[in-house]
RNA sequence: GCAUUCGUCUAGCGUAUUCUUCGUAUAAUGGCAGAGAUAAGGUCUGCGAGUUUCUACCAAGCUACCGUAAAUGGCUUGACUACGAGAAAUCAAGGUGUUCCC
Repeated sequence: GCAUUCGUCUAGCGUAUUCUUCGUAUAAUGGCAGAGAUAAGGUCUGCGAGUUUCUACCAAGCUACCGUAAAUGGCUUGACUACGAGAAAUCAAGGUGUUCCC
């Protein structure tokens, strides 16, 4: 560049897409096992639980505690995902196939 391609059928369109707000779920939480660090440390892996629920289950900071041992605690801030509702924007954008150029 060409071809082709959603619902509706030309619209203030939606059973579509994107963004955003609110709500529900879950507390970005908890249980267990193994390994691992040690006051300049406090982590990693796995298996379960939790949701009319798929996925996720972390990060940063502050602080307490533990006198060198095996065990952590509290607080603050920040998401994603599922579903529902509101508002705004978009209608070949985008996707696929193929050709050419860099």
A computed fold for a 102-nucleotide RNA from Halalkalibacter nanhaiisediminis, annotated as Purine riboswitch aptamer. The model forms 100% of the base pairs in the Rfam consensus. It matches the Rfam family "Purine riboswitch aptamer". A reference for the family is Mandal and Breaker (2004), "Adenine riboswitches and gene activation by disruption of a transcription terminator", Nat Struct Mol Biol. Its family is annotated with purine nucleobase biosynthetic process in the Gene Ontology. Rfam describes the family as follows. Riboswitches are metabolite binding domains within certain messenger RNAs that serve as precision sensors for their corresponding targets. Rfam 15.1 lists 4,097 matches to the family in 1,411 species. Its mean pLDDT, the model's own confidence on a scale to 100, is 78.